RNA sequence: GCCGAAGUGGCGGAAUUGGCAGACGCAAGGGACUUAAAAUCCCUCGGGAGCAAUCCCGUACCGGUUCGAGUCCGGUCUUCGGCA
Numbered sequence: 001g002c003c004g005a006a007g008u009g010g011c012g013g014a015a016u017u018g019g020c021a022g023a024c025g026c027a028a029g030g031g032a033c034u035u036a037a038a039a040u041c042c043c044u045c046g047g048g049a050g051c052a053a054u055c056c057c058g059u060a061c062c063g064g065u066u067c068g069a070g071u072c073c074g075g076u077c078u079u080c081g082g083c084a
Base pairs, nucleotide, nucleotide: 001083002082003081004080005079006078007077010026011025012024019067028044029043030042031041032040046057047056048055049054060076061075062074063073064072
């Protein structure tokens, strides 16, 4: 240099058929139980605004297509693999 694959919460990892983004697990926080703890059970768990209901933003980055994009198209970056 060329070809291919991958990039989603704090971490792993789904959603690949374009239709509520974050299932499930781990970690973390709160509570129950306990003399106390462990184990177990319940709740919460991306960011912002709001008393709340709710709203806005968010899938490596920048654009495009579309009523609608994590998903399709173009470009860029990073990592991995192959070829030279």
This is a predicted structure of an 84-nucleotide RNA (transfer RNA) from an uncultured Clostridia bacterium.
The prediction has a mean pLDDT of 81.
Its Rfam family is "tRNA". The family's RNA type in Rfam is transfer RNA.